[in-house]
RNA sequence: UCAUCGAAAAGGCACAGCACGGGCAACCGUGUGUCGCAAUGCUACCAUCCCAGCGGGAUAGAGGGGCUGUCGAA
Repeated sequence: UCAUCGAAAAGGCACAGCACGGGCAACCGUGUGUCGCAAUGCUACCAUCCCAGCGGGAUAGAGGGGCUGUCGAA
């Protein structure tokens, strides 16, 4: 240094629920919350889901792929 791995510390994100708002819907935004997460960062390629339905939409915290990535004990 790389791969694997995950002790400690620092920093980051924020499930469910609840409140308010948006959307036909899937679902989303803000606040609260703190279950979890080293990729729970980014990306709709696969996939799944929705519809006013055949081309539009949603999901990256179900899973796979691609790209990137903090720290360093054993």
Molecule: c-di-GMP-I riboswitch aptamer
Organism: Deltaproteobacteria bacterium